C1' cells in the first nucleotide's frame, strides 16, 4: 500500500433573500405589524423488552394458573440490556513426539438465546437385520458338542446344535477412541494412554479449574417438545387522566344473580328497627379482612348528541468527547458549566450564490509514473549505473473544465436499552500479504 | 398515536415437526345434433421473505415486509 475482522465517530458548511410553529418585549381600537430568542435524530421508525407517569381492581397474606427469563459475579431505577469471567465451537498455528504418513498443540482473534436428558412422559420419518429393556442381513469363528472321512489314534471336512459384534452395509444418529495382549473367533475380555462419571483434596466470592484415588462404562440426540428447578411478573395505556364550554331521547333490547331467617329496643296494635346469621361479591382455591344484604345489581347489544378549548407537556434515572478521584471495564462519586422543539392535520422549509463530498464525461499532458535517445558537462555511485538534458506514452493518482448528484429518514407524555434502515467520510485496534529502510 | 390479529394452488379454507390436501376454478377426454350437468385423467405451491434451533420445518423462535380490525368526548 492492499485485504479480511473488530471497535468509536460523523453524517454537509457559509452568506443572502423570501417563509413556518412556540415563548418574551414593543405598536395598533382591532386584524395586524415590527423585534430578540429557540426550533427534529442516530436511528425521531418497529412497538420487541424494561421502567417513570396516570387510571382502573373494596385490600393483604400464601397456593394455583397463567406468562416471562436462563453459566457465574458485577453495574443499573429496572431489563431479556451492559460490563468482566468460566466452559464451548471455528480460525489460528509457537512448539513437542514420530524414520514418514500422521498425531497431539501454547500464545493470540473471532462467533454463540449456554439450567437439567442419570425425575418423568414423548418424539426419532425413509432406509436399515436392529433406534432405545439395542440388534444380528452380509461376515467372522466352529475352541466345546454333533455328524462325516479314517480300522483306532494324529489329521481333515461340514456349517448341524451354537458363539462373537471386529469388519462390511442402512442411516442424522448403531452402546467410547487408538494402540498392545489375548481368543476358535471375538469383545473394556486384561492392560497403557486419551475421553466420561463418582468420591476426596487444594485455589477461587461463583461458574469452574488442577490433583489424586476409586468405576471398564451401566442410562445416544431433541427441553426454540411437554416438563423439573431457580428466579421475576396485577391491567390498562397520554384517544390514560382532570377541568369548562355545547348539543341531545340519562331512550330501548336480550340475558345473569338477588329479594331467606332471627332480632335488642320502640310502639296498646299493625308496625319500625340498631345488630347478627345464611347468601352473594371483591382473582381461580384458602384464611383474614371488607362491601352489599336491598326494591336492586351486574354483563352484553341496538340507539341520541358533540367533533370546542384549557390541562396533563416538557428542568429531567437531563446535557458537557468538561476536570479529579474510584474500578480492568460496564459504571459510580465529587466539582464546575448549560437550558436543549413542545407542535396537535400538526411548525423546523424553499430559491441563489460560493465551498466541501460522491460517480460519469474530457484535456492541446502541468506535475507524477513508465519508456527511448544521450552521454558533451557538472555532481552522486556498490562502477551495473542515476540525477540535471531531449523525444514519446498514459487519464492510474494530484492537477483543470463540465454535468449530474448529496443517504435512511419526520419528535406527538417521558426515559434507559434493542432490533432494523442508512450515499459518503474519519479515527483506533488486530491478522495476513506485498515493497522500502 | 396506541393496542390486536392474518398470511397455505387463480379463488374459499384444512393441516401439522417426517415427500402438503379439500371443494369451486383450469386442461385433456367420454357422454349430447350442440351447450350445460355428469363421469374419467391430469396439470398447477419458493407454504410471504430472511436468519436460526433441529438429522429433518409450512409447523418451533427470532427479525422483517404486506394487508386487515379495534381504541374519541358527553348524557
Nucleotide at each position: 500500500c492492499c485485504a479480511g475482522g473488530g471497535g468509536g465517530c460523523c453524517g454537509g458548511g457559509c452568506a443572502g433573500c423570501c417563509g413556518c410553529g412556540g415563548c418574551g418585549g414593543g405598536g395598533g381600537c382591532a386584524a395586524c405589524c415590527c423585534u430578540g430568542u429557540c426550533g427534529a435524530g442516530g436511528a425521531a421508525a418497529g412497538u420487541c423488552c424494561g421502567g417513570g407517569c396516570u387510571c382502573c381492581a373494596c385490600g393483604a397474606a400464601g397456593c394455583a394458573a397463567g406468562g416471562g427469563u436462563g453459566g457465574c459475579g458485577g453495574g443499573u431505577a429496572a431489563c431479556g440490556c451492559c460490563c468482566g469471567c468460566c466452559g464451548g465451537g471455528c480460525c489460528g498455528g509457537a512448539g513437542g513426539c514420530g524414520c514418514a504418513a500422521g498425531c497431539c498443540g501454547a500464545a493470540g482473534g473471532c462467533c454463540a438465546a449456554g439450567g437439567g436428558a442419570a425425575a418423568g412422559u414423548g418424539c426419532c420419518a425413509c432406509a436399515g437385520a436392529g433406534a432405545g429393556u439395542a440388534u444380528a442381513c452380509c461376515g467372522c469363528c466352529g475352541a466345546u458338542g454333533g455328524c462325516c472321512c479314517c480300522u483306532a489314534a494324529a489329521g481333515g471336512g461340514c456349517a448341524c446344535a451354537g458363539g462373537c459384534a471386529a469388519g462390511g452395509g442402512u442411516g442424522a444418529a448403531a452402546g467410547g477412541g487408538u494402540g498392545c495382549g489375548g481368543c476358535a473367533a471375538g469383545a473394556g475380555c486384561g492392560c497403557a494412554c486419551c475421553g466420561g462419571g463418582g468420591g476426596c483434596c487444594u485455589g477461587g466470592c461463583a461458574a469452574c479449574a488442577g490433583g489424586u484415588c476409586c468405576c471398564g462404562c451401566a442410562u445416544g440426540g431433541c427441553a426454540a417438545a411437554c416438563c423439573c428447578c431457580a428466579c421475576c411478573c396485577g391491567g390498562a395505556g397520554c384517544a390514560a387522566g382532570a377541568c369548562c364550554a355545547a348539543a341531545u331521547a340519562g331512550g330501548g333490547g336480550u340475558c345473569c344473580c338477588g329479594c331467606g331467617c332471627c332480632g335488642a329496643u320502640c310502639g296498646c296494635a299493625a308496625g319500625a328497627a340498631a345488630g347478627g346469621c345464611a347468601g352473594g361479591g371483591g382473582u381461580g382455591c384458602u384464611u383474614c379482612c371488607c362491601c352489599c344484604g336491598c326494591u336492586g345489581g351486574g354483563a352484553c347489544c341496538c340507539g341520541g348528541g358533540u367533533u370546542g378549548g384549557u390541562u396533563g407537556c416538557u428542568a429531567g434515572a437531563g446535557c458537557g468527547c468538561g476536570c479529579c478521584c474510584g474500578g480492568c471495564a460496564a459504571c459510580g462519586g465529587g466539582c464546575c458549566g448549560c437550558c436543549c422543539a413542545g407542535a396537535u392535520g400538526a411548525a423546523u422549509g424553499g430559491c441563489u450564490g460560493c465551498c466541501g463530498c460522491c460517480g460519469c464525461c474530457g484535456a492541446u499532458a502541468a506535475g507524477g509514473u513508465c519508456u527511448c535517445c544521450g552521454u558533451a558537462a557538472a555532481g552522486g555511485u556498490u562502477c551495473g549505473c542515476c540525477u540535471u538534458g531531449g523525444g514519446g506514452a498514459u487519464a492510474c493518482c494530484u492537477u483543470c473544465g463540465g454535468c449530474g448528484g448529496u443517504a435512511c429518514a419526520g419528535a406527538a407524555c417521558c426515559c434507559g436499552g434493542c432490533u432494523u434502515a442508512c450515499a459518503g467520510g474519519c479515527c483506533c485496534c488486530c491478522u495476513g500479504g506485498c515493497a522500502u529502510c | 398515536g396506541g393496542g390486536c390479529g392474518u398470511a397455505u394452488a387463480g379463488c374459499u379454507c384444512a393441516g401439522u415437526g417426517g415427500u402438503a390436501g379439500a371443494g369451486c376454478a383450469c386442461u385433456a377426454u367420454g357422454u349430447u345434433g350442440a351447450c350445460a350437468u355428469c363421469g374419467u385423467a391430469g396439470g398447477g405451491g419458493u407454504c410471504g421473505c430472511a436468519a436460526g434451533u433441529u438429522c429433518a420445518a409450512u409447523c418451533c423462535u427470532u427479525g422483517c415486509u404486506a394487508c386487515g380490525c379495534c381504541c374519541a368526548c358527553c348524557a
This is a predicted complex of two RNAs, RNase P RNA and transfer RNA, with 512 nucleotides together. Its mean pLDDT, the model's own confidence on a scale to 100, is 78. Rfam match: Bacterial RNase P class A.